Model confidence (mean pLDDT): 83 of 100. The RNA shown here (transfer RNA) has 72 nucleotides and comes from a Chloroflexota bacterium. The sequence is in RNAcentral, with records from ENA. It matches the Rfam family "tRNA". Gene Ontology term of the family: triplet codon-amino acid adaptor activity.
[in-house]
RNA sequence: GGCCCUAUAGCUCAAAGGUAGAGCAGCGGACUUUUAAUCCGUUGGUUGUAGGUUCGAGUCCUACUAGGGUCA
Numbered sequence: 001g002g003c004c005c006u007a008u009a010g011c012u013c014a015a016a017g018g019u020a021g022a023g024c025a026g027c028g029g030a031c032u033u034u035u036a037a038u039c040c041g042u043u044g045g046u047u048g049u050a051g052g053u054u055c056g057a058g059u060c061c062u063a064c065u066a067g068g069g070u071c072a
């Protein structure tokens, strides 16, 4: 330098163009002598950045940034 993959909640990951979700973690409560475990409820997101397409974009297109892989 060429090509490919990844980037979404604090963490690990879903979401095949139509209200952004789950588990764990956090917070509140129940249970318990207390803790842990268990159960119930709940907060948390400018979807890496900037543009474009579209009535509508996390999703499609382009450029860039970061990480990883591969070839030389």
Base pairs, nucleotide, nucleotide: 001071002070003069004068005067006066007065010024011023012022013021018055026042027041028040029039030038048064049063050062051061052060